[in-house]
RNA sequence: GGCAGAGUAGGUGCUGCACGUCAAGUGCCAGGGGAUGGGACGUUGCCUCUGGACGAAGGGCCUUUAAGGGGCCUGCGGUGCUGCACCGCGUCUACUGCC
Repeated sequence: GGCAGAGUAGGUGCUGCACGUCAAGUGCCAGGGGAUGGGACGUUGCCUCUGGACGAAGGGCCUUUAAGGGGCCUGCGGUGCUGCACCGCGUCUACUGCC
């Protein structure tokens, strides 16, 4: 010097445990902030806060009760978290291996 590899935030599917179903959460829009391969810069994505719009699948059994509440089972939610498998940064530089 050349070639190859590894490595992020996250994403998809499955499992387990939970939450909600008297509606939070998820998703959408606007604004603010933050983190993001080993390092720097950085956007696409990601997270978070504020405001706004929209919006749902329940059912059965037991107990108690005026209502209501509680427990269990079974569904539902573009629900939360973990584990596993697969996918997985742009530039520069660094790391590993080969020539």